[in-house]
Context: one part of a larger RNA
RNA sequence: UGCGAGGAUUCUUGAAAAGGAGCUGUCCCUAGUACGAGAGGACCGGGACAGAGGAACCUCCGGUGUGCCAGCUAUCCCGCCAGGGGUAAAGGCUGGGUAGCCGUGUUCCUAUGGGAUAACCGCUGAAGGCAUCUAAGCGGGAAGCUCGCCUUAAAACUAAGAAUCCCUUCCCGACUUGGUCGGGAUAAAGGCCGGUCGAAGACUACGACCUUGAUAGGGUGCAGGUGUAAGAUCAGUAAUGAUUUCAGCCGAGCACUACUAAUGGCCAAUCGG
Repeated sequence: UGCGAGGAUUCUUGAAAAGGAGCUGUCCCUAGUACGAGAGGACCGGGACAGAGGAACCUCCGGUGUGCCAGCUAUCCCGCCAGGGGUAAAGGCUGGGUAGCCGUGUUCCUAUGGGAUAACCGCUGAAGGCAUCUAAGCGGGAAGCUCGCCUUAAAACUAAGAAUCCCUUCCCGACUUGGUCGGGAUAAAGGCCGGUCGAAGACUACGACCUUGAUAGGGUGCAGGUGUAAGAUCAGUAAUGAUUUCAGCCGAGCACUACUAAUGGCCAAUCGG
């Protein structure tokens, strides 16, 4: 863009086709049974566990977490002390670590079954009085084929379905005044641009929100991390320690709160009803 008997929003169905998946082992029971002199040792059927592969996720276990917290050394600076800041190969070094991302972590799946078959095994059965699974006919039979399972999918031209929402207005001109045609205005549902953003993202797209507002920032509280700040007091000659103090600080998390920023603009009325 198309899919029309007005314009929209949301949710579905699933034709044809395509893609994905499809795995394996051990042990137990049946049963020390059938079989076998014994040694040994089943088919069929049922159950448990595991490996490998895949998908999703972060509750747990861990990793990372570039500046969240603390510690340490050298040096420069903030006049000095104290307290801090910069630099030390793009984290100076060290110990931890929220969210996010991740796996070695967690959960789930690789199921049950139907159909037609391969090799092969058969039934009936002639040619060929017998025999023969085959020539006519009819069965069984595989992790393979196909359906079934998951995903895409109404551009499936027989272009599907359902629910919900909105308007039915006005003006001008021309004409063979019934009406038609052309132009314009207002504008619904809704859409687009713009803006605040996002566990969405290269861009685009997708999703949330735009004051009738919790979208982001800020603020408050909480969770969580670090591990007890500074200052002061006390003890000690001092280094240092103790108390105030489960303190102080704190990125991404959760909740609340309009303090800040989401100002606004445009499109959209028709063959038909």
Overview:
A computed fold for a 273-nucleotide part of an RNA from a Candidatus Omnitrophota bacterium, annotated as large-subunit ribosomal RNA, domain VI. Its Rfam family is "Bacterial large subunit ribosomal RNA".